Two RNAs folded together computationally: RNase P RNA and transfer RNA, 516 nucleotides in total. Model confidence (mean pLDDT): 76 of 100.
RNA sequence: UAAAGGGGUGAGAUGGUCGCUUCGCAUAAUCCUUUUUAAAAGGAUAUGCGGAGAGGAAAGUCCGAGCUCCAGAGGGUAGGGUGGUCCGUAACACGGACUGCUCUGUGAAAUUGAGAGAUUUCACAGAGUAAGGAAAGUGCCACAGAAAACAGACCGUUCCGAUGAAAAUCGGAAUAAGGGUGAAAAGGUGAGGUAAGAGCUCACCAGUACCCCAAGUGAUUGGGGUAGCUUGGCAAACCCCACCCGGAGCAAGACCAAAUAGGUUCCGCUUCCCCCAUGGGGGAUGAGAAUGACCCAUUCAAAUUUGUCCUUUGAAAUAAGGACAAAGGCGGAACGGGUAAGGUCGCUUGAGGACCUGAGCAAUCAGGUUCCCAGAUAAAUGACCAUCGUCCUGGCCAUAAGGUCAGGAAACAGAACUCGGCUUAUGAUCCCCUUUGUGAC
RNA sequence: UCCCUGGUAGCUCAAUGGUAGAGCAACCGGCUGUUAACCGGUAGGUUGCAGGUUCGAGACCUGCCCAGGGAGCCA
Numbered sequence: 001u002a003a004a005g006g007g008g009u010g011a012g013a014u015g016g017u018c019g020c021u022u023c024g025c026a027u028a029a030u031c032c033u034u035u036u037u038a039a040a041a042g043g044a045u046a047u048g049c050g051g052a053g054a055g056g057a058a059a060g061u062c063c064g065a066g067c068u069c070c071a072g073a074g075g076g077u078a079g080g081g082u083g084g085u086c087c088g089u090a091a092c093a094c095g096g097a098c099u100g101c102u103c104u105g106u107g108a109a110a111u112u113g114a115g116a117g118a119u120u121u122c123a124c125a126g127a128g129u130a131a132g133g134a135a136a137g138u139g140c141c142a143c144a145g146a147a148a149a150c151a152g153a154c155c156g157u158u159c160c161g162a163u164g165a166a167a168a169u170c171g172g173a174a175u176a177a178g179g180g181u182g183a184a185a186a187g188g189u190g191a192g193g194u195a196a197g198a199g200c201u202c203a204c205c206a207g208u209a210c211c212c213c214a215a216g217u218g219a220u221u222g223g224g225g226u227a228g229c230u231u232g233g234c235a236a237a238c239c240c241c242a243c244c245c246g247g248a249g250c251a252a253g254a255c256c257a258a259a260u261a262g263g264u265u266c267c268g269c270u271u272c273c274c275c276c277a278u279g280g281g282g283g284a285u286g287a288g289a290a291u292g293a294c295c296c297a298u299u300c301a302a303a304u305u306u307g308u309c310c311u312u313u314g315a316a317a318u319a320a321g322g323a324c325a326a327a328g329g330c331g332g333a334a335c336g337g338g339u340a341a342g343g344u345c346g347c348u349u350g351a352g353g354a355c356c357u358g359a360g361c362a363a364u365c366a367g368g369u370u371c372c373c374a375g376a377u378a379a380a381u382g383a384c385c386a387u388c389g390u391c392c393u394g395g396c397c398a399u400a401a402g403g404u405c406a407g408g409a410a411a412c413a414g415a416a417c418u419c420g421g422c423u424u425a426u427g428a429u430c431c432c433c434u435u436u437g438u439g440a441c
Numbered sequence: 442u443c444c445c446u447g448g449u450a451g452c453u454c455a456a457u458g459g460u461a462g463a464g465c466a467a468c469c470g471g472c473u474g475u476u477a478a479c480c481g482g483u484a485g486g487u488u489g490c491a492g493g494u495u496c497g498a499g500a501c502c503u504g505c506c507c508a509g510g511g512a513g514c515c516a
Base pairs, nucleotide, nucleotide: 001437002436003435004434005433006432007431008430012388013387014386015385016384017383018382020053021052022051023050024049025048026047027046029045030044031043032042033041034040055412059423060422062421063420064419065418066417067249068248069247070246074296075295076294077293079245080244081243082242083241084098085097086096087095088094099131100129101128102127103126104125105124106123107122108121109120110119111118112117132240133239137238138237139234140233141232154179155178156175157174158173159172160171161170162169163168187205188204189203190202191201192200206230207229208227209226210225211224212223213222214221215220253345254344255343256342263335264334265333266332267331268330269329270328271284272283273282274281275280276279285303288300289299290298304327305326306325307324308323309322310321311320312319337515338514352371353370354369355368356367357366358365359364390409391408392407393406394405395404396403397402442512443511444510445509446508447507448506451465452464453463454462459496467483468482469481470480471479489505490504491503492502493501
């Protein structure tokens, strides 16, 4: 200096004309309601004047709340969510600071190497991080490879036996040092040791567990000691641990008004005992219902009438028992009917905005002053013109800074109960960071 | 407003975390006088997009994009 990526900033200004929504005021205007008429009051419409009128994301609806209704103030289970520490917050899966880990870059040192380079460690800068537990259990680890988690003998090494003149071959045993495979091979280097080997033993290094000391609120860090302890990875696999969570959502919900068929079909249940004495009372059972996921506990719950047939006793059933059917009742499922998205409230003053001061590394908090800043309902917040400002292209003038003329560009998007976050989208200018290229020193 | 399901070849669908496949369609060849049927063969994939976990992702997790569906008022 150019390009790309990321993060932030920013979301043009002034005036005029014609419109839209809403609020306030006014009117010899029109309509409606209350009241006995008038008068008065209220509401709607119209006209005039004045005030206000989208966002940083209003979006996605991913989290957390307020608010409203339902249920509950008993127990248990399932389900869902979160997961380093401390702080902030009404709360959060959010934010800040810090710790650990990973990656990238730069620099230094050590080891190795003929060198190029490679590996390791440390320091600095930047980025990322869903970061409890794999020594509670279960499961998975393809292909390759001898062996993939109670390790493992393919080649190799060593010993013994057999055959053989020997080389060697066959069989048995030992061995994880060497080879190669893989994402991952059961600590690394060196020495001792051994038949050959091996943490088998020792020194150093790395890790793990436990103990002690120091720093820190803490995660954690630094140092020392003990133990040969060396125990692979995956929990965004099941799972375990700790903590948190009742459900629905402004079409919540309240009031007013209007319309329609408390209709049709199907299914389940409609049982038994006792008391007074014919109409009730009590108890058991009970299809099911409530318990806004499920279970227990708890609470509620129809249980009537008539007819036909069969059996028994009997001369005869109107007696006793049983079966079936119908009506009614209770409960459930499906279908059908009405309204057309009716009006008012909820509705915008709120964990609110702006500025100043103070505390804090920061997120954020405290105090003071000041302001009121959209409430629409098929849904308003717009269109055009002029001037100026920003950027781009071209022409002319000028040594240059620049001036002037003409043409062009300006994004993503749009409130719908309200907040706090997150995520995603976003043209130009300006600022910061990273990477790559080019040029100069 | 609150929920659910799905996205794989041109179409319809498969695939325990381990080399992405089947049927139809397409193309080439054969059979036939010709076409269809039949026989043999071939090609075709950013598994909607981006990131992450993992040795390894179509699948698991997160964020976007697109498509489809359901519920709500009165009685």
About this RNA: Rfam match: Bacterial RNase P class A. Rfam links the family to the GO terms ribonuclease P activity, tRNA processing and dimeric ribonuclease P complex.